[in-house]
Context: one part of a larger RNA
Molecule: small-subunit ribosomal RNA, 5' domain
Organism: Pontibacter sp.
Formats: sequence, structure tokens, C1' cells
RNA sequence: CGUUGCCGCCAAUACAUGCAAGUCGAACGAGAUCAAGGACUUCGGUUCUUGGUUUAGUGGCGCACGGGUGCGUAACGCGUAUGCAACCUACCUUCCACAGGGGGAUAGCCCACCGAAAGGUGGAUUAAUACCGCAUAACACCACUGUCCUGGCAUCAGGAUGUGGUCAAAGAUUUAUCGGUGGAAGAUGGGCAUGCGUGCCAUUAGUUAGUUGGUAGGGUAACGGCCUACCAAGACUUCGAUGGCUAGGGGUUCUGAGAGGAUGGUCCCCCACACUGGUACUGAGACACGGACCAGACUCCUACGGGAGGCAGCAGUAGGGAAUAUUGGGCAAUGGCCGAGAGGCUGACCCAGCCAUGCCGCGUGCAGGAAGAAGGCCUUCUGGGUUGUAAACUGCUUUUAUCUGGGAAGAAAACGCUCCUGCGGGGGUAACUGACGGUACCAGAUGAAUAAGCACCGGCUAACUCCGUGCCAGCAGCCGCGGUAAUACGGAGGGUGCAAGCGUUGUCC
Repeated sequence: CGUUGCCGCCAAUACAUGCAAGUCGAACGAGAUCAAGGACUUCGGUUCUUGGUUUAGUGGCGCACGGGUGCGUAACGCGUAUGCAACCUACCUUCCACAGGGGGAUAGCCCACCGAAAGGUGGAUUAAUACCGCAUAACACCACUGUCCUGGCAUCAGGAUGUGGUCAAAGAUUUAUCGGUGGAAGAUGGGCAUGCGUGCCAUUAGUUAGUUGGUAGGGUAACGGCCUACCAAGACUUCGAUGGCUAGGGGUUCUGAGAGGAUGGUCCCCCACACUGGUACUGAGACACGGACCAGACUCCUACGGGAGGCAGCAGUAGGGAAUAUUGGGCAAUGGCCGAGAGGCUGACCCAGCCAUGCCGCGUGCAGGAAGAAGGCCUUCUGGGUUGUAAACUGCUUUUAUCUGGGAAGAAAACGCUCCUGCGGGGGUAACUGACGGUACCAGAUGAAUAAGCACCGGCUAACUCCGUGCCAGCAGCCGCGGUAAUACGGAGGGUGCAAGCGUUGUCC
């Protein structure tokens, strides 16, 4: 100097501003607007139908993922190995069966009213894949602890079979599909239980009343003192209970010959948390970071009656600190959500910006060149040594730099069209799409041109002389140097070691 890749906050302190989760009109009824057509017309316009765009609302799916942080937690939290005959699982895949016929509302819209606002109240009216009955009903569920067979470590499990009872659905459109309901499997994701392992202190020795167990019931997807009532008096502990302090755990990372010691930043897995504490609702899944309710602290608005908020998301601000970045670009790629799709959203992600913070690479020239120049330093001083082939000078090269020209890969799909196929799916085909970026890279031109510092030189420890100073000024990791010739202080010349870095300090081995 540059490329590539990575990382970048202490106060889980408080946060201005913007963005970070939406999407579907092929579920539904309206409003606005545009276009085409029709009817009426006082020629201003009004109204109807169809289609497009768009807005809020009902409804569906998602919002439990992704992203952040490490407060709490010494615990089945994590790691590892098992078990569930004690469990759940939306979307996805496979299989079986079904979808008949009805009803009443409600948001929106309209009208009226209250309020400063946030918002709220009443009336009328309307739709649905929203909601609710009825029918149908089994390999589902419940009961008859029904009967038979097989198996098991116990409770029991699996299969066959009988009787009675209970529970379902929804349509949309481009007519070929997408959806709907019940059930049985699979897959995926979770829940629970258990063995073993997983800090320091004994200057912590006793701890415990839902405590330990039982019976009955409740609750849960499910076992269980999980909860309740009653009964018994147990349960843990020097193999360290209880208490205190510290701490997210692991894969890893550093060091070391290893054993070990230290560590848990980035990346991956798990856990916990979302201003502080508590609570449930919705949902397949939450006791839910950008949902709700209550209480508290704090901040803001207010018409003083009342309201609003939560960056430990990405940027950014204040504060604190020895100390850590841009209020950037893009959805082109990879992935996620919604959608039939086109597509929309995505501070995930991909990129760019800042910082020698680390790692890596390259360069700051190469060859020749002795009058061994001048100057500096040393000296035993007409001289010699050293700096030193070093410079000058001659020739060469052009990485890099500057300029000119060319110029990527990352992007081939999806969709569409078409062919095969019962579906799923598969084959063919033309196009479209790049933030980074006119970047990387390539070619040409110019010219040594644009580029070297830092520490050390007494021993440990590679590298020595002179001058100044005179136990002063100072050095110092340890030993120790300095009181008149200091290789140890300060300067100079020379040398040694590293090098776009070098040295100091803190810390780990």
C1' cells in the first nucleotide's frame, strides 16, 4: 500500500427519529376512483351492468420462526446414554370414509350522541370458508372393568368381536383445480421421567410441614403433592444435606511433549430473559421482545376530567469508560411468511462505509559500479580504519502508482407456452431479472517514478566505541549501574532484532 475473509461496547443504564411482520379480492359485504356499455335527463348530472385500481372492515394463515442479550439459574439447566405400556404435534406425505338440509346475528356502511384527546355509547341495516342447531356416523370417543387370542418387568399392551350411547363439514374460481370434515399411519417439532457427569467455602453441620409416603378427588396433552381433603410420620445429610459466594451450559478456543491449566467473544446446539413483578387469554404451539390485563418506578401529552410509552431488533443519541463502527444500498442471490400465480413483505440475509484490531499477501527496486569521492565517527594522527558497492554514475524492470481502453462470474430458474402422465410429477422451449459495480480482472502508456519505521546493544540475550555527566541527572524485568576515563545514565557514530509495523502495560498458559 492492497486483496480476501472475519470481528468490533462497558451501564440487563435512559432513549429523540426512521425502518425491523405481514399477506390473501381465487373466503365476504361495502366505500372511493378509472374505463367501456345501457337507461333517464332540467344537459349541471343521476342511475344500472361489466372490468381494473385502491381503502378501511369481517374472515383465513403467519405473527411461538427469524433477530438480540446473558439478568437470573449450581438446576435434569446443560452434556451424554436411555425410557414413555404416561404424552401432544398446525402446515407436509400416504391411505380410508364423507360433505345433506337449515337458522340467527355482527363488524363495516348510515343516523344520533359523549370526550381536549385516546377512544366510547345507542339506533337502524348487511355478507361470508365468521357463528349455531338438525341429519348422517366409524377403524374415533365413552360405558358394559363384556367375550376370545397373543405378548409383556407391574400397572397392563396389541389384535378380533358384541351391545348401548356421543360427536362433523364450506365453499371459491378461469371447470380444471384449490380448498372443507372425521379417522388411521408417516415425517417433523416438542413435553415428561431416569442413570452418570457438570464451581468455591466446613472460619456453613444439621435441614424439612405439602415437608416424605398413602387413600380419594381435582387438574393437565400426559405421569406426578402438580393442587385439595383425610390418614400415617416420615424424607435428606460428613459418599457433604442446608446455607453463603460466584457462574448461563456444551461443541470449542488458548497454552502445553503430554498429563494438565485457563477459557466459553465470533460460528453451531440447548437454556433463560424482553422496563420491574404478577396473571391469564387466543392458538396446533406462548403464559408471547416490536399482543392483552393488573400493580410499581420512570418519561411524555392534557382542556386537569384523563390518556400514551418500553431499541437486551438495525442504524443512531445521551451517559459511563482505557475502549469498539454508518441514522448507507438492495431484495440480484440464499432462506422465511402470505398468495393458485403474478407478486408483496423481509435492518434475516447479501453488499458497501469506518478502524493496521488480528491474520494473510505484495511492494518501497534490480544489475553493474573504487577516485574505496565528499561528509560524519574512531584513531597509535603527513597516515590508517569504518560508514561502504553504500552514494554519485551507467544499464534494466514496472509489481504497485497515475492515465487510457476493454470488462465479468455470481443467473437459471420460477412464471408462461408446449408434450407425456389418473394425480403427484417429469421432459422440451423462447424470453425476463445484478444491490455490489463500470467493481474484480485484462490490455496499453508514463516513469525509480508514489512508499520505512520502531525497539534494543552490562549478564540473562543477538548487538561497542567516543563525548557529556560525576551516588547528581538518571536507568532498571531480575542481578544491579552512576561518588572523574560509565560498552548499564544523556547524545553521537556504528551494530543487532523485528518490520507496515514496532515497543510498553494488563491478562492466560